[in-house]
Context: one part of a larger RNA
This record gives sequence, C1' cells and structure tokens, in this order.
RNA sequence: CCCGCAACUCCCUACACCGAGAGAAGACCCCGUGGAGCUUCACUGCAGCCUGGCGUUGGUUCUCGGGCGCUCAUGCGUAGAGUAAGUGGGAGGCGUCGAAGCCGUCUCUUCGGGGGCGGUGGAGCCGAAAGUGAAACACCACUCAUGAGUGCUCGGGAACCUAACCCCGAGAGGGGAACAGCGUCAGGUGGGCAGUUCGGCUGGGGCGGCACUCCCGCGAAAAAAUAACACGGGAGCCCAAUGGUCGGCUCAGGCGGUACAGGACGCCGCCGUAGAGUGCAAGGGCAAAAGCCGGCCUGACGAGUCCCUUCAAAGCACGGGGACUCGACGCGAAAGCGCGGCCUAGCGAACGCUCAUGCCCCCUCACAUGGGGGCUGGGCAUGUCAGAAAAGUUACCCCGGGGAUAACAGGGUCGUCGCGGGCGAGAGCUCCCAUCGACCCCGCGGUUUGCUUCAUCGAUGUCGGCUCUUCCCACCCUGGGGGUGCAGCUGCCCCCAAGGGUAGGGCUGCCCGCCCAUUAAAGGGGAACGUGAGCUGGGUUUAGACCGUCGCGAGACAGGUCGGACUCUAAGGGUAGGGAG
Repeated sequence: CCCGCAACUCCCUACACCGAGAGAAGACCCCGUGGAGCUUCACUGCAGCCUGGCGUUGGUUCUCGGGCGCUCAUGCGUAGAGUAAGUGGGAGGCGUCGAAGCCGUCUCUUCGGGGGCGGUGGAGCCGAAAGUGAAACACCACUCAUGAGUGCUCGGGAACCUAACCCCGAGAGGGGAACAGCGUCAGGUGGGCAGUUCGGCUGGGGCGGCACUCCCGCGAAAAAAUAACACGGGAGCCCAAUGGUCGGCUCAGGCGGUACAGGACGCCGCCGUAGAGUGCAAGGGCAAAAGCCGGCCUGACGAGUCCCUUCAAAGCACGGGGACUCGACGCGAAAGCGCGGCCUAGCGAACGCUCAUGCCCCCUCACAUGGGGGCUGGGCAUGUCAGAAAAGUUACCCCGGGGAUAACAGGGUCGUCGCGGGCGAGAGCUCCCAUCGACCCCGCGGUUUGCUUCAUCGAUGUCGGCUCUUCCCACCCUGGGGGUGCAGCUGCCCCCAAGGGUAGGGCUGCCCGCCCAUUAAAGGGGAACGUGAGCUGGGUUUAGACCGUCGCGAGACAGGUCGGACUCUAAGGGUAGGGAG
C1' cells in the first nucleotide's frame, strides 16, 4: 500500500421486550347531608273507593223511642176497723143527674185487696172526736216515682204514592224514585300516583360494637391540657329520711372470762390509726367524725349578686359547684351550723301541649261565667344526649370526586409459610449426635397467607392454558468427595458443583392433586402469582334466564346452572435478517 472480515453510519424487511404504549376525567370500591329506576307493614300527601251528615228533596200511613204539657190510675214497714207517696189549706164533702149492698165482666196485685164498666137496688155514704212519730181518697192545690191515654215537637224503623231527579221512547206513554246521581262537609281505606328521607364514628366499606352524653383509675412523660374500635370499671338512680342541727358513742378483728353436756350467738374485761363503715363504681377523704344511736325539726327555704367549671392557652348553651347579701326559719346555753345527701356521675333548647289555691290584658253591654293572649314558674323529649319529622333495593343504573379508601400487582413487615442453626431431654439392645431429636433459644429466604395502605382510581387488563426467553440453588438426573448402625447389591446423611437434561397420557376451566405407563431423572422457584399493542377466553366479574336458600317485596347469595362484542395502520429504543458506504 492492497484485499477480506469486524466495528461505525445509513437504507430495506420482519418481530412486539420497553416507553408501567394509545384509546375512554375507572363501570369495581369508597365518599357526596349528588341523582335516578323500582319496592314496601319508611314519612308526608293526592286521586280513587267505602260510610255518614246536609243540600238538590216532596206527599201519606203504620210502628218504636226521647223531651214538654194535660187527664187518669197506682204507691201493703210496725201499731192500727186497713194497701196511709210527700207538703200546705181545710170542717165540711158526695148523693133521686141514683148512696150502701148484691150480680156479671175487664184490668192491676204485695194474693189481702184496689180501680173501671154494665145490670139490679132505692136513701144513704165518708170525714171531724178516740188510737198513730205524721191525718184522712171528706174536699181543694202543688210536688216525687211508676204506668196508661192524649196533644205538640225531635229522632229511628217499615211501607205506599208521584211531581223533583234518572232511564227507555220521535212522541204519546212506560219504568225507577225521593233512592240513585250530583254538590258540599267529615271519618275510614288508599304504592294506584306524587314528593322525599333512608344518621355518624370506623386500621376501606358492610356485619358487629358505641370508644356518640356523663363519672373514677390508668395510658399521661411529678403544673394544666393531651389520642387510639388502648386497658380496668361505673352512671341515666335512690332516700320524707339515707335530709338539718344538737347531744352521746366508737369500728373490723383478736385474746381471756361467763351461762351451757357442748357449740354458734349474747354478755363482761383487755388490746385495737381504722385492717370497719360511708345508699350504689373507683379514687381521694373521714375517729370526742364525714361512721353508729337518740331528741327536736324541714335550710331538700323565697328574692338577688359574684366567682369557678363545663370550654387549658379565643368565644359559647344547658347542666354542676362554691362564696355572699336581704327576708323568713330550724337546731344549739353559746360560738355557730344549715341554700339537701363526705366529695367527684344520676342529665335536656326552640316550637307545641298541659298545670299554677301566680300576675297582667282583650272579647262576650258591666259583673258572674265562658273563650283568647302575654309574662313568670313547674311538668311532658329529643340517650344520634348543643336536640331534622324519615325504610329498603339497584347486576338496568347515572353524575361529581378520591389513590384522603378497598379488590390485582409492586414496596415495607415476616406473625404464618419454607429452609437452616444452637442446646441436647429422649429414641436408637448399650451409646445424645449412623439416623431421629421434645422443650427453649437464634437466624436466613421473600415462592404462601396475613398485616400495613406508601405509589397508582383524567385506568399499570384479572385466573388458567399455549408460545418463547432468561435467571437463582435450598441439586431430581448426570460429575467429584466424606460419614454410616457402609460386607456386596441397594440405601440413609453430609460437602462441592447450575454445563446439559428434567418427557407422554387420563380427570378437572383449572393451579394443585390423584391416577396410568415409561425414564438416568420425570427437581423446587423468580422474572408485575414472567409473557392478552403475542394468541386463547374454559373460569371469574355487566346486561337475559332457571334452581335452591334468604327477603312481604323490589331484589340478594366467595351457592349451583345455560348463554354472553378481547380494539390499535409500529415513529423512537431494542432484537434479527439483507444491502450500501
């Protein structure tokens, strides 16, 4: 210096590993005091329907009942000629317009009698006086109860009528009929329809629970305050004495004694700082008391002021507590104490209803009475407890949002899982360690299942199969070595080693697993449970449908079953083949 190859640059073709490729403000999940469809014994209504009153709507008769008026009758305690309703007046009243008596009949009855009517009869009968708590159905008036008759009025029921009204009919007329229909008012019923609601917290949501209002201890880190679905427990009352005050007393327990056959209990003596008791939880407190017993009481008072707490450091309601003033009281000799209970839990707005032996006002002519309103005080409740009036379902679903929050995969962790180690009780005839190894202890891995919720909800497609590649070793086969309770063959255990290999078939959507027949062996795992811009779509997980079960229902079910749309034209990186320089 030349040639070839490699490298580099460029071109063509192919493939889909990457850009958690593109597409669609995730349809799953949660949230919103968002929506809609559907359901019902959710809430509140409306239509419709049923029933009743009134109007349209009138006549007649019968019957039943209420009220008022009139007439008539009835009303046996005992004593008493006897069936005395009550009160008042009263000395007379009734009778030829037919008295007593007798006969017949109707009615009531306490069975003795009372009343009405008819006949006969032909002149008396009853009261006053005596007896009775009260005097005469002698007579008159009023009243009560019961019954009958009658008048008015109101109402119920049953019929009949015809003229409203309705129906048929061209009409004449016929049928129904004060019913029906219509109007109005009221009660009931009423998913047929409408408007709405369907709490909160929450190691996602649901189910469960209440940590949703309060109290005590701890958490709480020695001021105060302080979280969790942290831990341990309580309250939603009770008490007219378990309250106030004054006086007196001392408990639990133990030891000794006493009565008795003996013992518990009781009584006596001593010790006894509290080991008892305190209405109820716990903490704090309390001994001439805050405990126990008794006396007298009602301060478990009226009106008002201030403070503390609830609510650390801003504000704030109800509730709770404390100090004090005035008035009226209780107990105590007095000092004093007493505005409930030794203290800390035991509770509740507006509106509405209701009560007041409270106050003020309006209307009904004044008052009474009745109605209404306001103020003050009490009661009735909201426990989701600073207090809406409120059920479900949605796979037919929709919208706005969220990686503030779940399901897949990833990260963290590693209880669980897999693998290993220390110690060596024990098994192994004997002998811990050939082999196995309890209890206890220490690790490694990140293939299981959990926990966590850190990135992703303006999308990182989800099980299994097919295809294809690579990696790890805790090695299944093949290779090298050691131990043996290794004679050999075959095993068991250990060390090194990841080069290569690790197959076929039946069942099931399967992974796994079981089975069949082989084999040197038919190893375990990772790569977004590798791999859907590579395929499939059997399973799961939309809309249809069936069964079982649950639900009144709409619907629901990690229960079963049949069916069910898998998009993308490759620019860049990458890889492979071909070509040019």

The prediction has a mean pLDDT of 81.
Predicted 3D model of a 581-nucleotide part of an RNA (large-subunit ribosomal RNA, domain V) from Acidianus sp. HS-5.
Rfam family: Archaeal large subunit ribosomal RNA. Gene Ontology terms of the family: ribosome and structural constituent of ribosome.
NCBI's taxonomy places the organism under Archaea, Thermoproteati, Thermoproteota, Sulfolobales, Acidianus.
The full RNA is in RNAcentral, with records from ENA.